[in-house]
């Protein structure tokens, strides 16, 4: 150099054109404990790497850009 994947909440992931972006871990609050765990109810937490197109409408589809991974030379 050349090909292919992949980028979403503080970590890990689901969704792959249509109204509020799923879930576990963590975190907080309250409940239970004599305390801690544990269990249990709730709540916060993502401008979906970025910049422009397509489109009535884009996390999805297309260009370019970064950033990482895997091959090939």
């Nucleotide at each position: 150099g050349g090909a292919c994947c992949c980028g979403u909440g503080g970590u890990c992931u689901a969704g792959u054109g249509g109204u509020u972006a799923c879930g576990a871990c963590g975190c907080a609050a309250c409940c239970u404990u004599g305390a801690c765990g544990u269990g249990g109810u709730u709540g916060a937490a993502a401008u979906c790497g970025c910049u422009g197109g397509u489109u009535c409408g884009a996390u999805c589809c297309c260009a370019g850009c970064c950033g990482g991974g895997u091959c090939c030379a």